[in-house]
Context: one part of a larger RNA
RNA sequence: UGACGGGGGCUCACACAAGCAGUGGAGCAUGUUGUUUAAUUCGAAGCAACGCGAAGAACCUUACCUAGGUUUGACAUGUAGGGAUUAAUUUGGUGAAAGCCAGAGGAUUGCUUUUAGCGUAACCUACACAGGUGGUGCAUGGCUGUCGUCAGCUCGUGCUGUGAAGCGUCAGGUUAAGUCCUAUAACGAGCGAAACCCCUGUUAUAUGUUGCCAUCAGAUAAUGCUGGGCACUCUUAUAAGACUGCCGGUGUUAAACCGGAGGAAGGCGGGGACGACGUCAAGUCAUCAUGCUCCUUACACCUAGGGCGACAAACGUGCUACAAUGACUGAUACAGAGAGACGCAAGACCGCAAGGUGGAGCAAAUCUUUAAAGCCAGUCCCAGUUCGGAUUGAAGGCUGCAAUUCGCCUUCAUGAAGUUGGAAUUGCUAGUAAUCGCGGAUCAGCCAUGCCGCGGUGAAUACGUUCCUGAGCCUUGUACA
Numbered sequence: 001u002g003a004c005g006g007g008g009g010c011u012c013a014c015a016c017a018a019g020c021a022g023u024g025g026a027g028c029a030u031g032u033u034g035u036u037u038a039a040u041u042c043g044a045a046g047c048a049a050c051g052c053g054a055a056g057a058a059c060c061u062u063a064c065c066u067a068g069g070u071u072u073g074a075c076a077u078g079u080a081g082g083g084a085u086u087a088a089u090u091u092g093g094u095g096a097a098a099g100c101c102a103g104a105g106g107a108u109u110g111c112u113u114u115u116a117g118c119g120u121a122a123c124c125u126a127c128a129c130a131g132g133u134g135g136u137g138c139a140u141g142g143c144u145g146u147c148g149u150c151a152g153c154u155c156g157u158g159c160u161g162u163g164a165a166g167c168g169u170c171a172g173g174u175u176a177a178g179u180c181c182u183a184u185a186a187c188g189a190g191c192g193a194a195a196c197c198c199c200u201g202u203u204a205u206a207u208g209u210u211g212c213c214a215u216c217a218g219a220u221a222a223u224g225c226u227g228g229g230c231a232c233u234c235u236u237a238u239a240a241g242a243c244u245g246c247c248g249g250u251g252u253u254a255a256a257c258c259g260g261a262g263g264a265a266g267g268c269g270g271g272g273a274c275g276a277c278g279u280c281a282a283g284u285c286a287u288c289a290u291g292c293u294c295c296u297u298a299c300a301c302c303u304a305g306g307g308c309g310a311c312a313a314a315c316g317u318g319c320u321a322c323a324a325u326g327a328c329u330g331a332u333a334c335a336g337a338g339a340g341a342c343g344c345a346a347g348a349c350c351g352c353a354a355g356g357u358g359g360a361g362c363a364a365a366u367c368u369u370u371a372a373a374g375c376c377a378g379u380c381c382c383a384g385u386u387c388g389g390a391u392u393g394a395a396g397g398c399u400g401c402a403a404u405u406c407g408c409c410u411u412c413a414u415g416a417a418g419u420u421g422g423a424a425u426u427g428c429u430a431g432u433a434a435u436c437g438c439g440g441a442u443c444a445g446c447c448a449u450g451c452c453g454c455g456g457u458g459a460a461u462a463c464g465u466u467c468c469u470g471a472g473c474c475u476u477g478u479a480c481a
Stems, first nucleotide, its partner, number of pairs: 001481002003478003007475007015465002019428005026320008034311002042053002064306007073129001077128006089104006109119004131295002134293003140289002142284003145280001147278001152191006158167003171182003197272004202240005208234001211230002216227003243266001246260005309447001322421001326380005332374001338369003343362002348357003387418001392413007434457007
């Protein structure tokens, strides 16, 4: 100087407490372990692995296994030789395909001395080499997680000390903050914090192929449907606005805090992006790049089928429930954000339905896409039920060469466990939790209950910091480094 302490002081955080909803029990989905297997490819491992890489495993993907094949190779560059008996294309045999074997076929470029010669591309042969998701993340770059959006981490000059080092960065206040103020052997500065950036909340101006009978006129069964207009809503820009600016109080005259006014918004208004010096030889050689090392008729490459989907068991993360604040039936209202040409697809018709026929409109503020919970009316009457939907049988639909291993959806039938869950444990402080639906990426289809977004409805509680967990600053002890 650090680290540590079942030392001390101060402070903070959904850390506890106060609340709400869960997980742990059930069924299923998904990931992992284990076991099994010809193979169940590989990686991730306390927090910070386990709906993670994977924003899509039937083939492909695919790296694994089995079988069949190839050997200058699926891909790149170069050298030498051949190169019109050439290449593309195409036929037959064999085969699961890949491949192998045998034929047909006859394109194209430059120069010259043009019925020809020389050179050259594709192509063939040989050689250098290619290739490797083989190994090492403890050789690395890059990228990422984590402590942690915690308030810290340092430097120059100066001063103190023999020196390691210290002071500055401590103290008194204050703050979300090493934020600011005061004091001060310190004075300044840098990386962080804050601000600058984006979204959102208010207004104005500009804008009018969206919106509006607001205003005027016309038309209809009805509708901004039409003429017309930018008032309003909205779109897209540009400005304004919030700064403790004003008032009162407290305070050291300060920083600041408390209350108030005005205001759409008040003391960081709400959210996002943004992550200091460093820690964990943290993660990744399987995104990519790369040193070294290993394989080279195979650890490379092609193909078919299988596997990654197995199943006694264990764990994580979720979905659906166990019902009456409910389930079902009918009727009816209100979003936002997105996506669309290999696409989104309306009205109409067929089908109980999934879906099919057909194709108006739309490269989209113009066309397409039903919001659901809610509200209204009715049935059920507390039961393993009109709860719950697993499992299984039958019949269909769709995608796709192909749904057996192994897809999704529909209808009929079947109707399992489950009556609120032990020890333990998670999230959340407001438009949050809870609950309700909608959209998107990936994508032929989809195992999505996942992920990322969007809006609708919309709570309870916080006395407080003794305790649990983690963190920051000061101080103290130490036989530790």
A computed fold for a 481-nucleotide part of an RNA from an uncultured Planctomycetota bacterium, annotated as small-subunit ribosomal RNA, 3' major domain. The coordinates come from a structure-prediction model, not an experiment, and the mean pLDDT is 81. The full RNA is in RNAcentral, with records from ENA and SILVA.